This is a predicted structure of a 73-nucleotide RNA (transfer RNA) from Ameiurus melas. RNAcentral holds the sequence, with entries from ENA and Rfam. Rfam family: tRNA. From the family's description: Transfer RNA (tRNA) molecules are approximately 80 nucleotides in length. Rfam classes the family as a transfer RNA.

[in-house]
This record gives sequence, C1' cells and structure tokens, in this order.
RNA sequence: GGGCCUAUAGCUCAGUGGUUAGAGCACUGGUCUCGUAAACCAGAGGUCGUGAGCUCAAUCCUCACUGGAGCCU
Repeated sequence: GGGCCUAUAGCUCAGUGGUUAGAGCACUGGUCUCGUAAACCAGAGGUCGUGAGCUCAAUCCUCACUGGAGCCU
C1' cells in the first nucleotide's frame, strides 16, 4: 500500500427495513433465612462507534471516517 471481517446495556452476545431494541451474567430493591449464599419476584441501565446518503420509515441497506482482529504485499 491492497483486500476482508467487526463495532448493539458494565461484560458476552441475539436481533435484521415497520410502530416502546432484547437475552444471559453482573448491579439495585424485595420475599425467604438467626445471618450469608442459593432460589423466586421486581427494577435500573442503550444518543445501536461518528457523520452523510437511499427510503414514507434505518440498529439493519450504501458511502466516508474512527477503533479493533485476521489475510496479501
């Protein structure tokens, strides 16, 4: 220098144009317990990396940029 993959909650990830974006673990509160853990119930936590474009509508499609992991030279 070229090409490819990837970015969604604190962590690991799902979702795939459509009307409030989800799970597990973690966190907070409650029930239970002498107490803790476990179990059960409830809750909080997200400008879906940034910007632009296509569209009636974008987390999803296109382009650029930024970060990350391989490949080729």